The RNA shown here (SAM riboswitch aptamer (S box leader)) has 106 nucleotides and comes from Haloplasma contractile. Taxonomically the source falls in Haloplasma (Bacteria, Bacillati, Mollicutes, Haloplasmataceae). It was read from a public genome assembly, where an Rfam model found it.
């Protein structure tokens, strides 16, 4: 890279270094030398873990946070396809698809 299952409208920096481009693609729309991005440190969360109760099992439910990961601007920034409804332009909702993170397969 691929499949499969689960979640994506909640949380987190007035810190050090560095020094230009970044928000996955598409179109928009931000953010960024008043220092973004990334890395170090802090820090949030609880997907794997670790305890505990229940239960045949499957799991649920609570609590931790040493360890494996993930995050720490805008809902995954909105958005693409497809269905309903609506509009003078729009605009709304539901679902797919595409990401992205974690678990597990071969």
């Nucleotide at each position: 890279a691929a499949c499969u299952u689960a979640u994506c409208c909640a949380g987190a920096g007035c810190g050090g270094c560095u020094g230009a481009g970044g928000g996955a693609c598409u179109g928009g729309c931000c953010c960024g030398u008043u220092g973004a991005c990334g890395c170090c440190c802090a820090g949030c969360a609880a997907c794997c873990u670790u305890c505990a109760a229940u239960g045949a099992a499957a799991a649920u439910u609570g609590a931790a946070a040493a360890g494996g990961u993930g995050c720490u601007a805008a809902u995954u920034c909105c958005u693409g396809c497809a269905u309903g409804g609506u509009u003078a332009a729009u605009c709304c909702a539901u679902g797919a698809u595409a990401g992205a993170u974690a678990a597990g397969u071969a």